[in-house]
RNA sequence: GGAGGGCGGUCGCCCCGAAAGGGGAGGAAAGUCCGGGCACCACAGGGCAGGGUGCCGGGUAACACCCGGGCGCCGUAAGGCGACGGACAGGGGCACAGAAAACAGACCGCCGAAGGCUCCGCAAGGAGCCAGGCAAGGGUGAAAAGGUGGGGUAAGAGCCCACCGCUUCCCCUGGCAACAGGGGAAGGCACGCCAACCCCCACCCGGUGCAAGGCCAAGCAGGGGGAAUGGCUGGCCCGGCCGAAGUACCCCGGGUAGGCCGCUUAGAGCAAUGACCGCCUGAAACAGAACCCGGCUUACUCCCUCC
Numbered sequence: 001g002g003a004g005g006g007c008g009g010u011c012g013c014c015c016c017g018a019a020a021g022g023g024g025a026g027g028a029a030a031g032u033c034c035g036g037g038c039a040c041c042a043c044a045g046g047g048c049a050g051g052g053u054g055c056c057g058g059g060u061a062a063c064a065c066c067c068g069g070g071c072g073c074c075g076u077a078a079g080g081c082g083a084c085g086g087a088c089a090g091g092g093g094c095a096c097a098g099a100a101a102a103c104a105g106a107c108c109g110c111c112g113a114a115g116g117c118u119c120c121g122c123a124a125g126g127a128g129c130c131a132g133g134c135a136a137g138g139g140u141g142a143a144a145a146g147g148u149g150g151g152g153u154a155a156g157a158g159c160c161c162a163c164c165g166c167u168u169c170c171c172c173u174g175g176c177a178a179c180a181g182g183g184g185a186a187g188g189c190a191c192g193c194c195a196a197c198c199c200c201c202a203c204c205c206g207g208u209g210c211a212a213g214g215c216c217a218a219g220c221a222g223g224g225g226g227a228a229u230g231g232c233u234g235g236c237c238c239g240g241c242c243g244a245a246g247u248a249c250c251c252c253g254g255g256u257a258g259g260c261c262g263c264u265u266a267g268a269g270c271a272a273u274g275a276c277c278g279c280c281u282g283a284a285a286c287a288g289a290a291c292c293c294g295g296c297u298u299a300c301u302c303c304c305u306c307c
Stems, first nucleotide, its partner, number of pairs: 001304002003301001005280007013024004026286001030297002033295005038209004050205005055069005070084001071082004085200002090198002092194003107138002109134003115130006146164006165189001166187009213261004219256001223252004228247002230242004
């Protein structure tokens, strides 16, 4: 990396269908970590906050995924791994060990020329101690200011020089590009490491998720409207006023229970996809769909293949 049993028989379960009959878990259905579709809400534009991504080219609906390439690290190699912009904008951290972990530092060590004190010596000079100098060597550490050689010095050091390395800039060649190779100029080297710590820079991202959401819709209660009865006025009718309350009827709309859709040639409901037998030598492991896709990650083994 592949594959995740096959065939036959008997008995069952779920869905569709009048019936005959047809269909019925996975490579991960898992974690819910990314990216979409879909749905509702929000939305002029811009900003803040918050989150994500960060070498180049291509693929894609999109991605943090895939393919190819570059660079870095690891490996003898086949190959593996890498969030791979910024550490002179600022803040913060660096366990243990160690003298010192950063506008560095001096434990051992080296020196002690020039300076001071003491001693020896006739003197020249010498010895010891100190102030002090050094950062080459040792030691600590994940990490301690480039390497080799020479000069230089009291001893040393890019202190100076040559070569190698490095930084910045320019040019040429190859490449779509990342980048690589070559040439040149400047610079003794330039301020340790960590940004999946805060942060800065560039780019991207509205929120919530199928219990999204849509449709139909009882009973009871309540709301609105109509008209009848009613009350007042009045002898009565018309009319006017009230109708705040009651009774019965009709209409209207909202919500609830419930149902349907969303939802799928597995499919929604507390939820089916199974059991046994025979043969294949043996049928092991991880594990059970819940709106649907594309990925990543994690879990697992009878076997087969490659390195």